RNA sequence: AAAGAAGGCCAUUCGGUCGCCGGUGCGAAAGCACGGGAGGAAAGUCCGGACACCGCAGGGCAGGGUGACUGAUAACAUCAGCCUGGUGCGAACCAGGGAAAGUGCCACAGAAAACAGACCGCCCGAAAGGGUAAGGGUGAAACGGUGGUGUAAGAGACCCCCGCUGACGCUGGCAACAGCGCAGGCAUGGCAAACCCCAUCCGGUGCAAUGCCAAAUAGGCAGGUUUACUAAAGCGGCCCGCUUUUUAUAACCUGCGGGUAGGCAGCUCGAGCUGCGGAGCAAUCCGCCGCCUAGAUAAAUGACCGAUUAAAACAGAAUCCGGCUUAACGGCCUUCUUUCUUU
Numbered sequence: 001a002a003a004g005a006a007g008g009c010c011a012u013u014c015g016g017u018c019g020c021c022g023g024u025g026c027g028a029a030a031g032c033a034c035g036g037g038a039g040g041a042a043a044g045u046c047c048g049g050a051c052a053c054c055g056c057a058g059g060g061c062a063g064g065g066u067g068a069c070u071g072a073u074a075a076c077a078u079c080a081g082c083c084u085g086g087u088g089c090g091a092a093c094c095a096g097g098g099a100a101a102g103u104g105c106c107a108c109a110g111a112a113a114a115c116a117g118a119c120c121g122c123c124c125g126a127a128a129g130g131g132u133a134a135g136g137g138u139g140a141a142a143c144g145g146u147g148g149u150g151u152a153a154g155a156g157a158c159c160c161c162c163g164c165u166g167a168c169g170c171u172g173g174c175a176a177c178a179g180c181g182c183a184g185g186c187a188u189g190g191c192a193a194a195c196c197c198c199a200u201c202c203g204g205u206g207c208a209a210u211g212c213c214a215a216a217u218a219g220g221c222a223g224g225u226u227u228a229c230u231a232a233a234g235c236g237g238c239c240c241g242c243u244u245u246u247u248a249u250a251a252c253c254u255g256c257g258g259g260u261a262g263g264c265a266g267c268u269c270g271a272g273c274u275g276c277g278g279a280g281c282a283a284u285c286c287g288c289c290g291c292c293u294a295g296a297u298a299a300a301u302g303a304c305c306g307a308u309u310a311a312a313a314c315a316g317a318a319u320c321c322g323g324c325u326u327a328a329c330g331g332c333c334u335u336c337u338u339u340c341u342u343u
Stems, first nucleotide, its partner, number of pairs: 001339010013307006020037002023034004039314001043325002046323005051206004058240004063202005069081004083096005097197002102195002104191003119136002121132004144162002147159003163186001164184003168181005210265004220256007231245005272291002275288005
């Protein structure tokens, strides 16, 4: 200098004038003063929760999520570390239970593609025929590999080494696993985002949750079920089980019709944030001082002017938080890899 890999940050900034919403203080009120006011994704509604309610939400089946190991977290399909395999020169990136429980699929080509096979070839034979799977061919893949012994020719038939298997042993590691040794001629493919098997986890509904106040009408009409062992209602679906309803002036269900649809709370102080110190490889945790940073309700958070900037794009809060995914443009910072050149 060039080409790459991984991670983080910003969302122009300041001032003036006017306008909107909310907070604190003063004020009888009108109002005055001082602060605050839309994102890194607010999007998607994909995961997980906090919180609220469901009549105790218990067991099983079905259903759904996850899938090496160990940690973090309120929890998660998230995050961190580490193991094995694959891709890449590399920094790095991707994947992760089981194919020996069973079933199923692998087109075409090929002799044969799950329990196989003999097309060419090689050997024996006069021929018919027999032996063979080492060589060739087909294919993504042909039932371990190089070499040697042996053989009529061959073949784990036998052998060294490699590979593979082992509820085997030793060492290291919390563990997945790694190394070494020993034993065994050894089951020889792929797909489980195929059905399935194994392990483990999971109540439901959601701020339009829910609670309070006020007002209004016709608590009107019709039909049905139940008499407590049986019934009705409730507990996401089903079964079991449990709870409530205690007698018709009761409870529940269905249909028709009528009134209201207003106000308050929930509503923003949080699994909160900055800094410093400690523990840990890290994710993160603990401690101390400090800080408060939108709560609208048909929907506030704006307009203009001046200066400034690399800052335009994607884009607008509605109960809140931790993640993931997607959109999008410009810039800044850090670490690492490879190549070239110079010293």